Description: This is a predicted structure of a 94-nucleotide RNA (c-di-GMP-I riboswitch aptamer) from a marine sediment metagenome. Its mean pLDDT, the model's own confidence on a scale to 100, is 86.

RNA sequence: GAUAAAGGCAAACUCGUCGAAAGGCGGGGACGCAAAGCCACGGAACUAAACCUGGAUCAAUAAAAGGUCCGGGCAUGUUGGCCGGGCUGCCGAA
Numbered sequence: 001g002a003u004a005a006a007g008g009c010a011a012a013c014u015c016g017u018c019g020a021a022a023g024g025c026g027g028g029g030a031c032g033c034a035a036a037g038c039c040a041c042g043g044a045a046c047u048a049a050a051c052c053u054g055g056a057u058c059a060a061u062a063a064a065a066g067g068u069c070c071g072g073g074c075a076u077g078u079u080g081g082c083c084g085g086g087c088u089g090c091c092g093a094a
Base pairs, nucleotide, nucleotide: 001091008033009032013028014027015026016025017024018023031081037087038086039085041084042083043082044079045078046077051073052072053071054070055069056068057067058066
């Protein structure tokens, strides 16, 4: 970074699969991408299983512990095709 050449990747959707979910992996499929190659270091966003917490209920004359359901908090989880950053790579016009 070009009306170049050779190529590459693959959004949404869909089928299967893993996962609590976000999302990942594989097949199909192309919205797009000059790093849409690799890496969770910083930010941002997404999810909330476990954990903490409030309420209801099981429930009796009535409690405790516990179970179930609804809500709130929360990343150790996820996103590199959200941004920054690091590393590597094809071609070579202006």